[in-house]
Context: one part of a larger RNA
RNA sequence: UUGCAGUUAAAAAGCUCGUAGUUGGAUCUCGGGUCCAGGCUCGCGGUUCGCCUCGCGGCGAUCACUGCCCGUCCUGACCUACCUCCCGGUUUUCCCUUGGUGCUCUUCGUUGAGUGCUUCGGGUGGCCGGAACGUUUACUUUGAAAAAAUUAGAGUGCUCAAAGCAGGCGGACUGCCUGAAUAAUCGCGCACGGAAUAAUGGAAUAGGACCUCGGUUCUAUUUUGUUGGUUUUCGGAACUCGAGGUAAUGAUUAAGAGGGACAGACGGGGGCAUUCGUAUUACGGUGUUAGAGGUGAAAUUCUUGGAUCGCCGUAAGACGAACUACUGCGAAAGCAUUUGCCAAGAAUGUUCUCAUUAAUCAAGAACGAAAGUCAGAGGUUCGAAGACGAUCAGAUACCGUCGUAGUUCUGACCAUAAACGAUGCCAACUGGCGAUCCGCGGGCGUUGAUCUAAUGACCCCGCGGGCAGCCUCCGGGAAACCAAAGUUUUUGGGUUCCGGGGGAAGUAUGGUUGCAAAGCUGAAACUU
Numbered sequence: 001u002u003g004c005a006g007u008u009a010a011a012a013a014g015c016u017c018g019u020a021g022u023u024g025g026a027u028c029u030c031g032g033g034u035c036c037a038g039g040c041u042c043g044c045g046g047u048u049c050g051c052c053u054c055g056c057g058g059c060g061a062u063c064a065c066u067g068c069c070c071g072u073c074c075u076g077a078c079c080u081a082c083c084u085c086c087c088g089g090u091u092u093u094c095c096c097u098u099g100g101u102g103c104u105c106u107u108c109g110u111u112g113a114g115u116g117c118u119u120c121g122g123g124u125g126g127c128c129g130g131a132a133c134g135u136u137u138a139c140u141u142u143g144a145a146a147a148a149a150u151u152a153g154a155g156u157g158c159u160c161a162a163a164g165c166a167g168g169c170g171g172a173c174u175g176c177c178u179g180a181a182u183a184a185u186c187g188c189g190c191a192c193g194g195a196a197u198a199a200u201g202g203a204a205u206a207g208g209a210c211c212u213c214g215g216u217u218c219u220a221u222u223u224u225g226u227u228g229g230u231u232u233u234c235g236g237a238a239c240u241c242g243a244g245g246u247a248a249u250g251a252u253u254a255a256g257a258g259g260g261a262c263a264g265a266c267g268g269g270g271g272c273a274u275u276c277g278u279a280u281u282a283c284g285g286u287g288u289u290a291g292a293g294g295u296g297a298a299a300u301u302c303u304u305g306g307a308u309c310g311c312c313g314u315a316a317g318a319c320g321a322a323c324u325a326c327u328g329c330g331a332a333a334g335c336a337u338u339u340g341c342c343a344a345g346a347a348u349g350u351u352c353u354c355a356u357u358a359a360u361c362a363a364g365a366a367c368g369a370a371a372g373u374c375a376g377a378g379g380u381u382c383g384a385a386g387a388c389g390a391u392c393a394g395a396u397a398c399c400g401u402c403g404u405a406g407u408u409c410u411g412a413c414c415a416u417a418a419a420c421g422a423u424g425c426c427a428a429c430u431g432g433c434g435a436u437c438c439g440c441g442g443g444c445g446u447u448g449a450u451c452u453a454a455u456g457a458c459c460c461c462g463c464g465g466g467c468a469g470c471c472u473c474c475g476g477g478a479a480a481c482c483a484a485a486g487u488u489u490u491u492g493g494g495u496u497c498c499g500g501g502g503g504a505a506g507u508a509u510g511g512u513u514g515c516a517a518a519g520c521u522g523a524a525a526c527u528u
Base pairs, nucleotide, nucleotide: 004499006497007480008479012496014367016365017364021360022359023358026252031080032079033078034077036076037075038074039073040071043068044067045066046065047064048061049060050059051058052057084132086130087129088128089127090126091125094123095122096121099118100117101116102115103114104113105112136199137198138197139194140193142191143190151183152182155165156164167177168176169175209246210245211244212243213242214241215239216238217237218236219235257357258354259353260352262349263348266345270342271341272340273339276320277319280316281315282314283313284312285311286310287309291302292301328335329334372413373412374411375410376409377408382406386402387401388400389399424495425494426493428487429486431471432470433469436466437465438464439463440462441461442460443459445458446457447456475482476481501528502527503526510521511520512519513518
């Protein structure tokens, strides 16, 4: 690992990006032939055997030997379709060739034919060795190797057994017989066959493959009567050289994978500016008045210095009701007055384009409610702390009156939440139904008018993608319940994180981040 779990029992990082890592779509040789060889099988014989028969012949047996034929199956070989090139040695397996020499026949004749032996040279084949280069691995087969003891296991009556490697058999008198097996020994490494599967490579600025011819440079043996010099031919080698030819010349497809472009829409997605709305509080003016607030009941509190209440107005800072939904958008946190500007985005459509570019992710990074921290601005409301009034046995609470920090904005930190769908992300498959949002396609009809259009708005059907819902013996689950929490003992699609009884404890200590508060990482003793 096979082979556990992670909605609620312990448990999925708040969310996204992202390197290493891990994993990664389809596609290139399938088949056909020779029936050659060996098996298998069916049928027909022959030898043989048995019976009948004088004989011819007939019937039967297929044990043995053997012939022919067909069939399909199995195995192997060969062809289609690859088995490298050079050098050296060896063998002569064949073929050709230069001589010498036998034999047989033939000829006037060493004339010719055939066949031996031997020899020179060349080609071809087999074996051995060396050198060059050949896509490279994983995987698998077989073999060698892998110390014994141990393990598994064969044999054997240590009296049994754990053991041991012994032992058994004769007239037990000169002896005989047999063991001391085998397996496993996994990683790596070596050799060998296979070529499915998984990687990898090749020809795109052709500097590509193969063939032919030419050029340039270097080299040196033999022969030209001999020696020396020079040059050419021939032979060998090298070249980033030139020309021509051969070929089906060379780019797989376009993933219900992904990226990009384009189109018209869509959205309470984001940023900046702008604008509106009532309410609240404060203040000013004015009116009327004795109460007003508040509560379970009260009181603290405000009030003829006019509270509360009504009307008119001004200012400030918050907030954005109803519309508001099992609706939308956003990675999540989150997002709701109008208008303008800025860039972005999913989805849909597309006979556009690229061609594997992908998925998930240690490290690392961005964003991240509220509270909190620092510095400014602003302070309407609400309101931790605090004060007071009540309640109460007590109340340092719930209720009430005030009220600081805060709540708002800007800049900088912090990085946590029941950051919840308590449910990672990507991909595939497995039911039905009716709604709804966005885009697209199609269609009798309705509406509005000017008559018919074109567009809209409704209506009907379909496609793709969303937020959800309902039904159900899909299946699952401990159940609640879940079309995912299914496709799981019939257990393996890819990938990341994380849990292992309760407490001590998210504590101590160490490290690190932070101004701090704190965050991240994170035990044990002990207890049960």
Source information: Predicted 3D model of a 528-nucleotide part of an RNA (small-subunit ribosomal RNA, central domain) from a metagenome. The RNAcentral record of the full RNA draws on SILVA.